This is a predicted structure of a 77-nucleotide RNA (transfer RNA) from a Planctomycetota bacterium. The sequence was found in a public genome assembly. It matches the Rfam family "tRNA". It is annotated as a transfer RNA. From the family's description: Transfer RNA (tRNA) molecules are approximately 80 nucleotides in length.

RNA sequence: GGGGUGGUAGCUCAGUGGCCUAGAGCCGUCGACUCAUAAUCGAUAAGACGUCGGUUCGAAUCCGACCCGCCCUACCA
Numbered sequence: 001g002g003g004g005u006g007g008u009a010g011c012u013c014a015g016u017g018g019c020c021u022a023g024a025g026c027c028g029u030c031g032a033c034u035c036a037u038a039a040u041c042g043a044u045a046a047g048a049c050g051u052c053g054g055u056u057c058g059a060a061u062c063c064g065a066c067c068c069g070c071c072c073u074a075c076c077a
Base pairs, nucleotide, nucleotide: 001073002072003071004070005069006068007067010026011025012024013023028044029043030042031041032040050066051065052064053063054062
């Protein structure tokens, strides 16, 4: 340099046949239960879906460029 793959909540991930007003588990916070703690149960907070453009009535989802991680490969030495 070329190719592949991934980037979504604090963490681990789902969603990639466009209509979603974006979800799950864990963690956090509040409450219930308990003598108390843990466990369990209920509620709740938290996201401009890597960045910038494009297509579209409408984009996490499609297209382009770029940034970052991982893998494969080529070249130089």